[in-house]
RNA sequence: AGCUGGUCCCCCCGCAACGAUACGUUGUGAAUCCCGCCAGGCCCGGAAGGGAGCAACGGUAGCAACCGACUCGUGUGCCGGGGUGUGGCUAGCUGGG
Numbered sequence: 001a002g003c004u005g006g007u008c009c010c011c012c013c014g015c016a017a018c019g020a021u022a023c024g025u026u027g028u029g030a031a032u033c034c035c036g037c038c039a040g041g042c043c044c045g046g047a048a049g050g051g052a053g054c055a056a057c058g059g060u061a062g063c064a065a066c067c068g069a070c071u072c073g074u075g076u077g078c079c080g081g082g083g084u085g086u087g088g089c090u091a092g093c094u095g096g097g
Stems, first nucleotide, its partner, number of pairs: 001094008009085001010083005015077002017074004024066005034059003042051003
């Protein structure tokens, strides 16, 4: 110096870990007086009947907790596979001085 290999670094993929979120569950929930259905009561009517509509009930936006991905992310990994380098370290072989 060349060849072959190992390892570290670097890059890609997978897996895992961690975090976040969607979905879901439960609760809560209109004090910019949200929606549905509206007992009672109220209003109109001679009546039949009609109207607005509080509470209860059912729900929506929002909020909280839980769950949590086959989604997203990662200054994570004594993990697996692959790639590559005028890169670092290193082993063997060959050649030269």
The RNA shown here (Bacterial small signal recognition particle RNA) has 97 nucleotides and comes from Kangiella geojedonensis. The gene name in the source record is ffs. Rfam family: Bacterial small signal recognition particle RNA. It is annotated as a non-coding RNA gene. Its Rfam clan is "SRP clan". The coordinates come from a structure-prediction model, not an experiment, and the mean pLDDT is 76. The organism belongs to Kangiella, within Bacteria. Of the family's consensus pairs, 96% are formed in the model. RNAcentral records the identical sequence in 2 taxa.